TPP riboswitch aptamer (THI element) from Vagococcus humatus, 103 nucleotides, folded computationally.
C1' cells in the first nucleotide's frame, strides 16, 4: 500500500399515492390534518422512513400485462440476465512484524 468484518461521522439520492360509504378505507420503511410561495397548473424548505455502484431506495417502459378488490392511474405478480440511477472519510480487529520499496 492491500484485503474482510464491526463501528462512528459527515455528505448525497429518493418517493409522499389510490379509492371513497368523507371527518371514512387501502398498502407500505414511508403516504406528513408540517411550513412557505403561488397564475392554485405547480415549485420549494424541513421532519420522519428506506437507499448510496456488492446499487429493486427511486424513475422510465407504463392510465403496460394478468389477477384481486366495494372502487381504483391504488395492491400482488410479471416487466426485470431491459434501461437509468446518489461516497468519502476516521478508528479497532485480523490477514501480519507479511508483500513491496528506500538506507
Nucleotide at each position: 500500500a492491500c484485503c474482510a468484518u464491526c463501528a462512528c461521522a459527515a455528505a448525497g439520492g429518493g418517493g409522499u399515492g389510490c379509492c371513497u360509504a368523507u371527518u371514512g378505507g387501502c398498502u407500505g420503511a414511508g403516504a406528513u390534518a408540517g411550513g412557505g410561495c403561488g397564475u392554485u397548473a405547480g415549485c420549494u424548505c424541513g421532519g420522519a422512513c428506506c437507499c448510496u455502484u456488492g446499487g429493486a431506495a427511486c424513475c422510465u417502459g407504463a392510465u403496460c400485462u394478468u389477477g384481486u378488490u366495494a372502487a381504483u392511474u391504488g395492491c400482488a405478480a410479471g416487466c426485470g440476465g431491459a434501461g437509468g440511477g446518489a461516497u468519502u472519510g476516521u478508528g479497532a480487529u485480523g490477514g501480519a512484524g507479511u508483500a513491496g520499496a528506500g538506507a

The prediction has a mean pLDDT of 76. The sequence is in RNAcentral, with records from Rfam.